Predicted 3D model of a 360-nucleotide RNA (Bacterial RNase P class A) from a marine eukaryotic metagenome. Its Rfam family is "Bacterial RNase P class A". Rfam classes the family as a ribozyme. Of the family's consensus pairs, 97% are formed in the model. Model confidence (mean pLDDT): 76 of 100. RNAcentral holds the sequence, with entries from MGnify.
[in-house]
RNA sequence: AGGCUGAACGGCCGCUGCCACUGACCAUUACGGGAUGUAGCAGAGGAAAGUCCGAACUCCUCCGGACAGGGCGCCGGCUAACGGCCGGGCGGCGAGAGCCGACGGAAAGUGCAACAGAAACAAACCGCCGUGUUAAACGGUAAGGGUGAAAUGGUGCGGUAAGAGCGCACCGGCGUCGUGGUAACAUGGCGGCCGGGCAAACCCCGCCUGGAGCAAGGCCAAAUAGGAGGACCAAAGACGUCCGGUCUAAUCCUCGGGUAGGUCGCUUGAGGCGACGAGUAAUCGUCGUCCCAGAUGGAUGGUCGUUACGUUCGAAAUUGGGCAUUUCGAAUUUACAGAAUUCGGCUUACAGGUCUCCCU
Numbered sequence: 001a002g003g004c005u006g007a008a009c010g011g012c013c014g015c016u017g018c019c020a021c022u023g024a025c026c027a028u029u030a031c032g033g034g035a036u037g038u039a040g041c042a043g044a045g046g047a048a049a050g051u052c053c054g055a056a057c058u059c060c061u062c063c064g065g066a067c068a069g070g071g072c073g074c075c076g077g078c079u080a081a082c083g084g085c086c087g088g089g090c091g092g093c094g095a096g097a098g099c100c101g102a103c104g105g106a107a108a109g110u111g112c113a114a115c116a117g118a119a120a121c122a123a124a125c126c127g128c129c130g131u132g133u134u135a136a137a138c139g140g141u142a143a144g145g146g147u148g149a150a151a152u153g154g155u156g157c158g159g160u161a162a163g164a165g166c167g168c169a170c171c172g173g174c175g176u177c178g179u180g181g182u183a184a185c186a187u188g189g190c191g192g193c194c195g196g197g198c199a200a201a202c203c204c205c206g207c208c209u210g211g212a213g214c215a216a217g218g219c220c221a222a223a224u225a226g227g228a229g230g231a232c233c234a235a236a237g238a239c240g241u242c243c244g245g246u247c248u249a250a251u252c253c254u255c256g257g258g259u260a261g262g263u264c265g266c267u268u269g270a271g272g273c274g275a276c277g278a279g280u281a282a283u284c285g286u287c288g289u290c291c292c293a294g295a296u297g298g299a300u301g302g303u304c305g306u307u308a309c310g311u312u313c314g315a316a317a318u319u320g321g322g323c324a325u326u327u328c329g330a331a332u333u334u335a336c337a338g339a340a341u342u343c344g345g346c347u348u349a350c351a352g353g354u355c356u357c358c359c360u
Stems, first nucleotide, its partner, number of pairs: 001356005007307007015043004020038002025033002045336001049347002052345005057213004069209005074088005089103001090101004104204002109202002111198002125145002127141005153171006172194002174191007217264004227255005236248004271290008308334001310332008
């Protein structure tokens, strides 16, 4: 650095699911349902956790598009997909094995930079040089001093009034051409081309992106209340009275929606294991084989014994004595944690044991 493992066995008492038998009871004729009991089989994890990414599935929604917003950002590969993984490049750290990296663009534009400093992108405070009688003033100058986290490519030689890529050599950057590489990039030639930093500031460029989530959602469906339709309208009430008619209430029937409850979704899946093959690897292919929790006030537990590992204490051996080691005995402990639609990742927690490779 990378893997694996995550105490074992037995007795007794329980819990959940499936299957078989049993069949109290309910129903009456349908290969009906079914309480209980018995036997068998199965019953948490490497993280089941955080819910941080990516998907499947479902609804919004029986349609399509755009903006805004958000995310990602070296190159190639893998994958259903990803912000994941593998390999490579570049940069930094380390003596090394190795570790770390928000790693596109600052020459499109806008903006920011405390304090100090003359000046932070447009420059002269001191100094130096020239003009000037000196001084003042003006001009030249970024070599030197000073300020600062950062000062206009660096070092040296030449050059000059003093200076300056002004010229030259080497180094660094940029551009361009060639070579190697799929590419990131590396490397060589040429050109004085020398344009400060910050994009985890706005922004620009490229790619991705609708929302909510199994309490999604589908089906069955009481009691009570309410709704719609119908029957009845004998009797009662209202329409001033009578007749007719209409309406209301009550009663009965039917229908539909919702709730309690039940049921499906629910566990066969981008599935596990093994062999062989392709590939540096991530991963993929072929064949064989297996079915491996499905609760819903939420099961997977409790207790006793034996053993194992660790720790502590005691004794013995060993030694001159001690430490360490070995043997025996006693006591005690057994990490992190626990499914809830399902997968792929990431992150975090973890006593102890064990294996491989590498460095010093």